[in-house]
RNA sequence: CAAGUGGACCGGACGGUCGCCCCGGCUUGCCGGGGAGGAAAGUCCGAACUCCGCAGAGCAGUGUGCCGGAUAACGUCCGGGAUUCCAGUGUCAAGGCUGGAAGACGGCCAGUGCCACAGAAAACAUACCGCCCUGGCUUGCCGGGGUAAGGGUGAAAAGGUGCGGUAAGAGCGCACCGCCUGAACAGCAAUGUUUAGGGCACGGUAAACCCCACACGGAGCAAGACCAAAUAGGAAGGGAGUUCGCCUCGGCGGACACGUACCGGCUCGGCGCGUCAGAACCUUCGGGUAGGUCGCAUGAGCACGGCAGCGAUGCCGCGCCUAGAGGAAUGAUCGUCGUCCCGGCUCGCCGGGAAACAGAAUUCGGCUUACAGGCCUGCUUGCCUU
RNA sequence: GCGGGAGUAGUUCAGCGGUAGAACGCCAGCUUCCCAAGCUGGAUGUCGCCGGUUCGAUCCCGGUCUCCCGCUCCA
Numbered sequence: 001c002a003a004g005u006g007g008a009c010c011g012g013a014c015g016g017u018c019g020c021c022c023c024g025g026c027u028u029g030c031c032g033g034g035g036a037g038g039a040a041a042g043u044c045c046g047a048a049c050u051c052c053g054c055a056g057a058g059c060a061g062u063g064u065g066c067c068g069g070a071u072a073a074c075g076u077c078c079g080g081g082a083u084u085c086c087a088g089u090g091u092c093a094a095g096g097c098u099g100g101a102a103g104a105c106g107g108c109c110a111g112u113g114c115c116a117c118a119g120a121a122a123a124c125a126u127a128c129c130g131c132c133c134u135g136g137c138u139u140g141c142c143g144g145g146g147u148a149a150g151g152g153u154g155a156a157a158a159g160g161u162g163c164g165g166u167a168a169g170a171g172c173g174c175a176c177c178g179c180c181u182g183a184a185c186a187g188c189a190a191u192g193u194u195u196a197g198g199g200c201a202c203g204g205u206a207a208a209c210c211c212c213a214c215a216c217g218g219a220g221c222a223a224g225a226c227c228a229a230a231u232a233g234g235a236a237g238g239g240a241g242u243u244c245g246c247c248u249c250g251g252c253g254g255a256c257a258c259g260u261a262c263c264g265g266c267u268c269g270g271c272g273c274g275u276c277a278g279a280a281c282c283u284u285c286g287g288g289u290a291g292g293u294c295g296c297a298u299g300a301g302c303a304c305g306g307c308a309g310c311g312a313u314g315c316c317g318c319g320c321c322u323a324g325a326g327g328a329a330u331g332a333u334c335g336u337c338g339u340c341c342c343g344g345c346u347c348g349c350c351g352g353g354a355a356a357c358a359g360a361a362u363u364c365g366g367c368u369u370a371c372a373g374g375c376c377u378g379c380u381u382g383c384c385u386u
Numbered sequence: 387g388c389g390g391g392a393g394u395a396g397u398u399c400a401g402c403g404g405u406a407g408a409a410c411g412c413c414a415g416c417u418u419c420c421c422a423a424g425c426u427g428g429a430u431g432u433c434g435c436c437g438g439u440u441c442g443a444u445c446c447c448g449g450u451c452u453c454c455c456g457c458u459c460c461a
Stems, first nucleotide, its partner, number of pairs: 001382007009374002012337007020035007037357001041368002044366005049220004061216005066080005081105001083102007106211002111209002113205003128151002130147008159177006178200001179198008224294004234285005241256007257275004262270003301320002304317005339354007387457007396410004404441001412428005434450005
C1' cells in the first nucleotide's frame, strides 16, 4: 500500500422565497421564537407512571442461569475465568505456548426418557471379519477356548499416544496427557498452580422431562383524572283530601269530607282505624355520551470541566431548556459551497447527473433489524522499502 | 397507539424429533355412441424466509416477513 474480516463514529453545510404545526406578544393580521432519528422501526426485554387486586405462607406457572461488579431495573453493560474455533509455534501424537474471534457457558457419577437406519453390540453390554491356542477329520471345513490390537457399521463403539510385555492381546505394567477422590497454596469468587492416591469406575442429549439457585400480582396513556351539552332513560318532591289552632318548623291536636271494621233497635247514630290509586306538567338531584381540559415533557435530561474507578459507571461544579400534534404539522422550490460519477478540453476549469435506511404519537434504559456514501481503528494474508 | 393469533399439495386442514399425509380438486386409462356419475392408477410440496440446538427439525429456540382478529366508559 492492497484485499478480507471485526469494532467505533458521521449521516451533507449555509442562506433566500412560499406554505404547515405549536408557543409568546400586541395595534387581530402581523411580528418574534421553536419544529424528527440513529434507528423515531420491530414491540423483543426492563422500568417510570396510572388504575384494579392483595391477611400470611406454600404449590402451580413463566422467566433467567460461569464468577464479580455497574444500574431505578433488565435477558443490558463492564471486568475476570473456563471452553470452542482459526492462524502460527511445538510434540511421535496429544496436552502445551502466542495472537485473534465466538457463544442461551448451572447440573446427564438425583432420577426418568430418547439415541431412527446401519451394526455383533447404543450402555450393569458385546464379537461379524480378524488374531492366537487347541480337538476332529473327508486338508479346508466343523467344534471348544482366549482376545478386543486391526478391519467393518454408525453422528457416536466403553480413555488417548508411545514403549515394554504376551500364544495372541489387553491399564496387564510403565511414562506423558485426560479422568476420579483428597490435600496445600493463590484469589472476594468463578477458577488456577502444585502435590498425594486410584488403573479408569463416569457414551451423547436438559433450545427432552426434570433437579438446583434466583426473580416475578394483573392490565396498559384507547391507562387514568376533571369539567360537562342536546335527546332518551333513572331518582326525589310538588301536582295529590279541605280547613282551623298550637308550636321546638316538622309534627301534633280539633272539626268537616270520604272509605272501612265493630256495636246498637239498622232511617241514622256511636266508637275505632285509615286517607287508595293517579297522568300531563313543574322543580331539584345523580350517573354517563358528544365535546373540552389534564395526564403531555424540568427529565433515572443535555453539554463542558474536575475527581474516584482498569472499566461499565458514580460524585461534584458550572451552564442550557431542546417538537408536542390529536385522521395527526415538520413540506416545496431556488442560489452558493462540499462529496461521488460521466463527458469535454487550453489540465484546473466548464457542462450534465447522483446521493441510503427511514419518519415522533405517555416517557425513559437496552436489545434486534434496515442503511447510499464517508472517516478512524484492531487482526490476518500478500507485495514493496529499510 | 396497545394487545392476541396463524403461515404445511391448487383449496380446506391433519401431522410423538427418525422417508410429510387426508378430503376435494388435477392428469391418464377403463366404461359410454358422447357427456356426467362410477372404477383403477398417477403426479403435486424451498413445510413463509434466515440462523441456532441436535447425529437428525414441519416439530425445540431466536430473528425476520406476510396475513387475520380484538381494544371508549359505566353496570

Predicted 3D model of RNase P RNA and transfer RNA as a complex of 461 nucleotides. It holds a member of the Rfam family "Bacterial RNase P class A". The family's RNA type in Rfam is ribozyme. Its family is annotated with dimeric ribonuclease P complex, ribonuclease P activity and tRNA processing in the Gene Ontology. About the family: Ribonuclease P (RNase P) is a ubiquitous endoribonuclease, found in archaea, bacteria and eukarya as well as chloroplasts and mitochondria. The prediction has a mean pLDDT of 79.